A computed fold for a 73-nucleotide RNA from Trebonia sp., annotated as transfer RNA.
The same sequence occurs in records of 2 taxa.
Rfam family: tRNA. It is annotated as a transfer RNA.
RNA sequence: UCCCGGAUCGUCUAACCAGGCAAGACAGCGGAUUUUGGUUCCGUCAAUGGAGGUUCAAAUCCUCCUCCGGGAG
Numbered sequence: 001u002c003c004c005g006g007a008u009c010g011u012c013u014a015a016c017c018a019g020g021c022a023a024g025a026c027a028g029c030g031g032a033u034u035u036u037g038g039u040u041c042c043g044u045c046a047a048u049g050g051a052g053g054u055u056c057a058a059a060u061c062c063u064c065c066u067c068c069g070g071g072a073g
Stems, first nucleotide, its partner, number of pairs: 001072007010026004020056001028044005049065005
């Protein structure tokens, strides 16, 4: 320098191919239960790496950039 893959709540993983309210588990917080803790139950919090473009609508499609991994020279 070129090619390929990847980046989503605090963590792990879906939704992407085939555009239509971003879902689940654990964690955190609040409550119920309990003498307390734990367990269990209910509620709640929280995310699409960045900037543009296409579209009525973008996590998803297109372009550029950043970062991570692999490969070629």